[in-house]
RNA sequence: AUGUGUUCGCAGCCGAGGCCGGUGGGGAUCCAGACACCGGCGCGGGGGAUCCAAUUUCUUUCUGCCGGCCAGUCCGCAGGAAGACGGGGCGCAGUCGUCCGGGCGACCGGUACGGCAGGUCACUUCCUUGACCCAGCCCGUCAGCUAACUCCGUAGGCGAUUGGAAGGGCGGCC
Numbered sequence: 001a002u003g004u005g006u007u008c009g010c011a012g013c014c015g016a017g018g019c020c021g022g023u024g025g026g027g028a029u030c031c032a033g034a035c036a037c038c039g040g041c042g043c044g045g046g047g048g049a050u051c052c053a054a055u056u057u058c059u060u061u062c063u064g065c066c067g068g069c070c071a072g073u074c075c076g077c078a079g080g081a082a083g084a085c086g087g088g089g090c091g092c093a094g095u096c097g098u099c100c101g102g103g104c105g106a107c108c109g110g111u112a113c114g115g116c117a118g119g120u121c122a123c124u125u126c127c128u129u130g131a132c133c134c135a136g137c138c139c140g141u142c143a144g145c146u147a148a149c150u151c152c153g154u155a156g157g158c159g160a161u162u163g164g165a166a167g168g169g170c171g172g173c174c
Base pairs, nucleotide, nucleotide: 012158013157014156018041019040020039021038022037023036024035042154043153044152045151046150047149052144057084058083059082060081061080062079063078064077065076067075068074069072086142087139088138089137090136094116095115096114097113098112099110100109101108102107118133119132120131121130123167124166125165126164127163
């Protein structure tokens, strides 16, 4: 210095992820705890009427229009052909652009960076200061909102910015 075990203290944080109860197993007995399963309460999420909302996309190419005007094979409208893009949920994790590869194009794939948006920093809000995150998973062509109704989850991971103002809470002592 690192690893493992035990004990004591810090006691809190992100997140919906907490509390109560029952049952069960073990080399013998009892209690407690942990673990597994089940139920309830609480918290969180999805589906689901009326009403309301929404529903006509884009690219390439061809044809037509005494349509437009900066008169160009430009723009606009209509139609044909071919092609491109499904939609949604949990969550802060969305969107735009640059770069690389493919394509005439609409677009498709990749990863890094940047802008705007979003989130965390320990009671809350505001100002200030600084740091960091900006993932992942799922449904499977289907779901806007949504009363009744109905279904699901109740994990996992951590160790603490600076200064100020206002408000609030807890504990101790008298």
Predicted 3D model of a 174-nucleotide RNA (c-di-AMP riboswitch aptamer (ydaO/yuaA leader)) from a Planctomycetaceae bacterium.